RNA sequence: GGGGGCUUGGUGUAGUGGUAACAUAACGGUCUCCAAAACCGUUGACGAGGGUUCGAUUCCUUCAGCCCCUG
Numbered sequence: 001g002g003g004g005g006c007u008u009g010g011u012g013u014a015g016u017g018g019u020a021a022c023a024u025a026a027c028g029g030u031c032u033c034c035a036a037a038a039c040c041g042u043u044g045a046c047g048a049g050g051g052u053u054c055g056a057u058u059c060c061u062u063c064a065g066c067c068c069c070u071g
Stems, first nucleotide, its partner, number of pairs: 001070007010024004018054001026042005047063005
């Protein structure tokens, strides 16, 4: 230089065109002599820009970061 893959809460993952889900963490509560565990609740996310579409996490494109293959 060429080709390919990935990017979603603090963390690990679903979701492939129509309400962003689950676990965990954090916070609050119940319980307890106290704490842990358990249970209940709350908060929190689509890498950035542009395009297509009635509608984009999803399709197209550019860029950024990470990873793999290759000269």